This is a predicted structure of a 389-nucleotide RNA (Bacterial RNase P class A) from a Betaproteobacteria bacterium. Its Rfam family is "Bacterial RNase P class A". Rfam classes the family as a ribozyme. It was read from a public genome assembly, where an Rfam model found it.
RNA sequence: GAAGCUGGCCAGGCAGUCGCUGGGAAGCUCUGUUUCCCAGAGGAAAGUCCGGGCUCCGCAGAGCAAGGUGCCGGUUAACGGCCGGGCGCCGCGAGGCGACGGAAAGUGCAACAGAAAACACACCGCCGAUGGCUCGCCCGCUGAUUCGUCGGCGGGAGGGAUCAGGCAAGGGUGAAAUGGUGCGGUAAGAGCGCACCGCGGUCCUGGUAACAGGGCUGGCUGGCAAACCCCACCUGGAGCAAGACCGAAUAGGCAGGCGUUCGAGGGCUGCUCGCCCGAUGCCUGCGGGUUGGUUGCUCGAGCCCUGGGGCGACCCAGGGCCUAGAUGAAUGACUGCCCACGCGCCGCGAGGCGCCGGACAGAACCCGGCUUAUCGGCCAGCUUCACCC
Numbered sequence: 001g002a003a004g005c006u007g008g009c010c011a012g013g014c015a016g017u018c019g020c021u022g023g024g025a026a027g028c029u030c031u032g033u034u035u036c037c038c039a040g041a042g043g044a045a046a047g048u049c050c051g052g053g054c055u056c057c058g059c060a061g062a063g064c065a066a067g068g069u070g071c072c073g074g075u076u077a078a079c080g081g082c083c084g085g086g087c088g089c090c091g092c093g094a095g096g097c098g099a100c101g102g103a104a105a106g107u108g109c110a111a112c113a114g115a116a117a118a119c120a121c122a123c124c125g126c127c128g129a130u131g132g133c134u135c136g137c138c139c140g141c142u143g144a145u146u147c148g149u150c151g152g153c154g155g156g157a158g159g160g161a162u163c164a165g166g167c168a169a170g171g172g173u174g175a176a177a178u179g180g181u182g183c184g185g186u187a188a189g190a191g192c193g194c195a196c197c198g199c200g201g202u203c204c205u206g207g208u209a210a211c212a213g214g215g216c217u218g219g220c221u222g223g224c225a226a227a228c229c230c231c232a233c234c235u236g237g238a239g240c241a242a243g244a245c246c247g248a249a250u251a252g253g254c255a256g257g258c259g260u261u262c263g264a265g266g267g268c269u270g271c272u273c274g275c276c277c278g279a280u281g282c283c284u285g286c287g288g289g290u291u292g293g294u295u296g297c298u299c300g301a302g303c304c305c306u307g308g309g310g311c312g313a314c315c316c317a318g319g320g321c322c323u324a325g326a327u328g329a330a331u332g333a334c335u336g337c338c339c340a341c342g343c344g345c346c347g348c349g350a351g352g353c354g355c356c357g358g359a360c361a362g363a364a365c366c367c368g369g370c371u372u373a374u375c376g377g378c379c380a381g382c383u384u385c386a387c388c389c
Stems, first nucleotide, its partner, number of pairs: 001385010012338007020040009042360001046371002049369005054239004061273004066235005071085005086100001087098004101230002106228002108224002123171002125167003130164003133160003137156008179197006198220001199218008243295004253286006265277003302321008339358001342355005
C1' cells in the first nucleotide's frame, strides 16, 4: 500500500420565525384560555418471534392432551438470549456457520431414474473352479477296411463362453447402493484373511463436563426423528382494550327454549376428575338505552462516572442524575450559514465555483434478547499478500 475479518461508536450542526404535546408559575371572562419558563423518539421506537416484571382469573391439586427446548459448563429475574469450551463443516488465514440427544424399541417414508431403496438385487460386466453341452488333439481296448483310414467305448490334457451355476471388483442410475485404501487370496470375487483408517464394545489416563488420547477386543444390521415416536427438562390461562375508581345507562316490552334437591346455568382456563355457588331464576333472538373522565403511566432487573473481581457474559462497592407520556394519537414546517457523500466545470497542483443532497424509520404498560430494515462516516484489534529499510 492492497484485499479482508472481528468488535464498538455516530446517525447532520448552529441561528431565526411560525406551530404541536406535557409540566410549572402568573393573569383572566377559571372543567377553560392567554403569556413566560422548562422538557419533548430510536438503534432499531419495527416484526410481535422468545423470556420476564406487573395485573386479573380457582394462588392454579391430580391425570391426560397440547406446545417448546435438546453437545458441555457458566451467566441471569428469566430465556430458545449471551459468554467460554467441545465436536463437525467451510476458509491460506484473522475467523464464519451448525435444532449438535436416540435410527440394533417400534411404526412409517424415499418422486424420477435404476437390476435393486432394506433382513434386497444383477442391466452391462467378470468368472465358468464344479456338473453338463460342443470342438478338434493324444493314449488304450475293440469292430470294419480298398491298409490310406473310418466308427464305437473308456481315459487324459486343452479350447469355445453355450447351459446350469458363482461374483459384486469395475461401469451405469440416483440426493443416497450394504464401511474406505492397499496387500494377500481366488475360476472370478468377497472382511474371505491381514495392515492402516473409520465404527461398535470395554478398560486406563487427562478434563467439573462435553470430549480427547492410548491399550485390548468385535469383521462391523445404510438415510430421514424441522415424520410419528422414545428419552430428559420446561410451560396454569388471559393480557394495559389487563385491572381499579367516578359519572351515564341498565326503564319498560315481545317471542322461543331450559330448569328448581332426577338441578338449568355459572365460577372455570384445552379436556376429565375433583371443589364451590345456585332459583319468582337462566339462555337465545327482536326492539330500546348509555358509550364521558380519572387512574394504571412511567423511578426502573434505570442511566452516567470511578474503583474492584472474572478470559468473558456478568457481578460487587462508592458517587452523581431524573431523561417523552400522546389517545385520531404531540415530537413538525420554512429560511439562512456551515459540514459529510455524489456529479459537472476551471486549475500542473494545493484548491476554487456551481448543482444535487443526509438513509431506515417513528414511542403507546415497562424491561432483557433475537430477527429484519438502514445513505454515509469514524475508531480499535487482528489476518493474508506485495514492496521498501